[in-house]
Description
Model confidence (mean pLDDT): 89 of 100. Large-subunit ribosomal RNA, domain VI from Anaerotalea alkaliphila, 263 nucleotides, folded computationally. Taxonomically the source falls in Anaerotalea (Bacteria, Bacillati, Bacillota, Clostridia). It was read from a public genome assembly.

Context: one part of a larger RNA
RNA sequence: CGCAGGAUAUUUGAGAGGAGCUGUCCUUAGUACGAGAGGACCGGGAUGGACUGACCUCUGGUGUAUCUGUUGUCAUACCAAUGGCAUAGCAGAGUAGCCAUGUUGGGAAGGGAUAAACGCUGAAGGCAUCUAAGCGUGAAGCCCCCCUCAAGAUAAGAUAUCCCAUCCGUAAGGAGUAAGACCCCUGGAAGACUACCAGGUUGAUAGGUUGGAGGUGUACGCAUGGCAACAUGUUCAGCUGACCAAUACUAAUCGGUCGAGGG
Numbered sequence: 001c002g003c004a005g006g007a008u009a010u011u012u013g014a015g016a017g018g019a020g021c022u023g024u025c026c027u028u029a030g031u032a033c034g035a036g037a038g039g040a041c042c043g044g045g046a047u048g049g050a051c052u053g054a055c056c057u058c059u060g061g062u063g064u065a066u067c068u069g070u071u072g073u074c075a076u077a078c079c080a081a082u083g084g085c086a087u088a089g090c091a092g093a094g095u096a097g098c099c100a101u102g103u104u105g106g107g108a109a110g111g112g113a114u115a116a117a118c119g120c121u122g123a124a125g126g127c128a129u130c131u132a133a134g135c136g137u138g139a140a141g142c143c144c145c146c147c148u149c150a151a152g153a154u155a156a157g158a159u160a161u162c163c164c165a166u167c168c169g170u171a172a173g174g175a176g177u178a179a180g181a182c183c184c185c186u187g188g189a190a191g192a193c194u195a196c197c198a199g200g201u202u203g204a205u206a207g208g209u210u211g212g213a214g215g216u217g218u219a220c221g222c223a224u225g226g227c228a229a230c231a232u233g234u235u236c237a238g239c240u241g242a243c244c245a246a247u248a249c250u251a252a253u254c255g256g257u258c259g260a261g262g263g
Base pairs, nucleotide, nucleotide: 001152005163006162007161008160009159010158011157015149016148017147018146021049022048023047024046025045026044027043033038051106052105053104054103055102059100060099061098062097066093067092068091069090070089071086072085073084074083075082076081110144111143112142117137118136119135120134164262166175167174168173180258181257182256183255184200185199186198187197188196205251206250207249208247209246210245211244212243214240215239216238221234222233223232224231225230
């Protein structure tokens, strides 16, 4: 820009893409078959491998500043307590998120038309013949079925709901609006940007605060014991990024722009 008014939702599916793998074991059954050795079709069930989708409850990884320990040095006058730097100084753990080695799901079943092949009926050609007319069976393959995208499918589809017939102009056209949308702002398990999604005081969108979960592992100070290093008690304390809630304390203020008048 188009889809013969302007919108907001919900959709149909022309078409396109994806998937499509396979082992072993049990049973049927030591049956059919076979002198024996051996040993099934068909059917039923179980469990794997590789590949692949999703996810983070479990098992683990990471987790650059969440907690703790600790070395050197500098600083806060000193003690104590802290902070900076040294690869995150080093070391031990670890929430969320992300992830696999973890968890869970998938290939199934079914329908249609067929290939090779196997048939029925059957002439030309009194027989025979699956074929010439006609009718069947038949594959991991083909078309559906399953998953994803999809009306720029210009053949531009459908349904529901909302807005209405203003003003100026001879006309072309222009203006202010409606429903609605955007700018702007707060943000996000969305994201390069854009887009998308949740919100903008009639508000829980983010931050803060409060409570909780999870993590770390028992803070500071004081007291007691010890010459002291230190230990014990207060104290499963103190601290705590992303997690879960509650709560308008802070910030989403005030505003602006676009947007129909219809064959």